Two RNAs folded together computationally: RNase P RNA and transfer RNA, 340 nucleotides in total. Rfam match: Archaeal RNase P. Its family is annotated with multimeric ribonuclease P complex, tRNA processing and ribonuclease P activity in the Gene Ontology. Rfam describes the family as follows. Ribonuclease P (RNase P) is a ubiquitous endoribonuclease, found in archaea, bacteria and eukarya as well as chloroplasts and mitochondria. Its best characterised activity is the generation of mature 5'-ends of tRNAs by cleaving the 5'-leader elements of precursor-tRNAs. Cellular RNase Ps are ribonucleoproteins. RNA from bacterial RNase Ps retains its catalytic activity in the absence of the protein subunit, i.e. it is a ribozyme. Clan: RNaseP clan.
[in-house]
RNA sequence: AGGAGCCCAUGGGCGGCUGACGGUGGCCACAGCGGCCGCUGAGGAACGUCCCCGCUCCAUACGAAACGCGGCCCGUCGCAAGCCGGGCGGCCGAGAGGCCGGGCAACCGCACCGAAACGAGACCGCCGCCAAGGAGGAUGACCGACCGAUCGCGACGCUCUUGGCGGGACGGGUGGAACGGCGAGCCCCCGCGGGAGCAAGUCGGGAAUCCGACGCUUAGUACAAUGCCGCCUAAACCAGAACGAGGCGUACGGCGGGCACCU
RNA sequence: GGGCCCGUGGGGUAGCUCGGAUAUCCUUUCGGCCUUCGAAGCCGAUGACGCGGGUUCGAAUCCCGCCGGGCCCGCCA
Numbered sequence: 001a002g003g004a005g006c007c008c009a010u011g012g013g014c015g016g017c018u019g020a021c022g023g024u025g026g027c028c029a030c031a032g033c034g035g036c037c038g039c040u041g042a043g044g045a046a047c048g049u050c051c052c053c054g055c056u057c058c059a060u061a062c063g064a065a066a067c068g069c070g071g072c073c074c075g076u077c078g079c080a081a082g083c084c085g086g087g088c089g090g091c092c093g094a095g096a097g098g099c100c101g102g103g104c105a106a107c108c109g110c111a112c113c114g115a116a117a118c119g120a121g122a123c124c125g126c127c128g129c130c131a132a133g134g135a136g137g138a139u140g141a142c143c144g145a146c147c148g149a150u151c152g153c154g155a156c157g158c159u160c161u162u163g164g165c166g167g168g169a170c171g172g173g174u175g176g177a178a179c180g181g182c183g184a185g186c187c188c189c190c191g192c193g194g195g196a197g198c199a200a201g202u203c204g205g206g207a208a209u210c211c212g213a214c215g216c217u218u219a220g221u222a223c224a225a226u227g228c229c230g231c232c233u234a235a236a237c238c239a240g241a242a243c244g245a246g247g248c249g250u251a252c253g254g255c256g257g258g259c260a261c262c263u
Numbered sequence: 264g265g266g267c268c269c270g271u272g273g274g275g276u277a278g279c280u281c282g283g284a285u286a287u288c289c290u291u292u293c294g295g296c297c298u299u300c301g302a303a304g305c306c307g308a309u310g311a312c313g314c315g316g317g318u319u320c321g322a323a324u325c326c327c328g329c330c331g332g333g334c335c336c337g338c339c340a
Base pairs, nucleotide, nucleotide: 001263002262003261005259006258007257008256010254011252012232013231014230015229016228017227021041022040023039024038025037026036027035028034043238047249048248050247051246053244054243055197056196057195058194067193068192069191070190071189072087073086074085075084077082088101089100090099091098092097102188103187108183109182110181118180123172124171125170126167127166128165129164130163131162132161133160134158136156143152144151145150201214202213203212204211205210264336265335266334267333268332269331270330273290274289275288283320292308293307294306295305296304313329314328315327316326317325
């Protein structure tokens, strides 16, 4: 220097033009419409609507059950969802780094294979005893003496098969896992959460299935505004608020900082 | 704006609700048999879990995230 990768931070500034862009302040004008000068006007994700809260209505004595969300440990913040910092363990990766995380006392599940799969053990091999059968056996079984030839005793005996009873040390080819475990959105424990949603709802007019206003915000609305051009710089891409705040996820591309690898 | 549901061969479906291995059936298409030829019938073949991750020994099924499609909505005296 080039290549491929990871983490963090970040998502611009200035000027001009037009007004048949929105809102708002002041002044002028006014029956009404308006005019001038200012100020202000999309995002890092406004998106997906996956969570949580405010808010509104409904319900409600408190609670429990059910349901929903969350779940390693320590610290901080938060009602919560969850964020941040540090640490532990498992998995993936060559590494930087990434992903995951309560428990198994009881209930439930662990297919096929395998003797057996969650209930303790059974089953087979093995050991002992008994019975039957069978090879052998007075041409001498078994046992004893002797280094041995041989001798003594004299009727059972066995490396066989089958069946029964008993034993429990060891082994049993399978399988992800073999009696100790694993898993659960069918279980248990802990924490938090009442339900539905702005088309929630509130008010006014009216005969009406109609209409209007508010809710609505230092962007603020229903024909729902936020335009066009140029310059600087890396400043382009993905993308356009609709009651609001927070979190998560997804889409996007350039600059900066850092880490690890290869040539 | 808000709430909810669905996605399995070309078409229609079963299996998802306690996960179990060649994913069911009908139809379409193609080939063969039968027939003089065609239809019908019989036999056979092809072809799918929307996509990507995760959990698990094992995922169409459970979880997460995308993609696509569809349905519904307020107020009265």